This is a predicted structure of a 92-nucleotide RNA (c-di-GMP-I riboswitch aptamer) from Agathobacter rectalis. The model forms 90% of the base pairs in the Rfam consensus. The sequence is in RNAcentral, with records from Ribocentre. The prediction has a mean pLDDT of 78. Lineage of the source: Bacteria > Bacillati > Bacillota > Lachnospirales > Agathobacter.
[in-house]
């Protein structure tokens, strides 16, 4: 240096849930919490979730109005998985 991966020390992160708060939602933020995590660090390329607005649909003579169903990120998710980047300790 590379590969692979046990143990220990010191630390790190924080699921569910609760409270407050932002958001149309998905979900986020803060505090508590502690299921787990050796990348549960970073990154939306694949992927997944949501659908406010829009289109389409319904409705009307035309507007108005409406959102059962559908399409669709300019919205989210890195603690589902794959990919990319970086990194602590250390037996062999």
């Nucleotide at each position: 240096c590379a590969u692979a991966u046990a143990a220990a020390a010191g630390g790190g992160c924080a699921c569910a849930c609760u409270u407050a708060u932002g958001g149309a939602a998905a979900c986020g933020u803060a505090a508590g919490g502690u299921c787990g995590c050796a990348a549960a660090g970073c990154u939306a390329g694949a992927g997944u979730c949501u659908a406010a607005c829009a289109c389409g649909g319904a409705g009307u003579a035309a507007c108005a109005u409406u959102u059962a169903u559908g399409u669709a990120a300019u919205g989210a998710c890195a603690g589902a998985u794959c990919g990319g980047c970086u990194g602590c300790a250390a037996c062999a």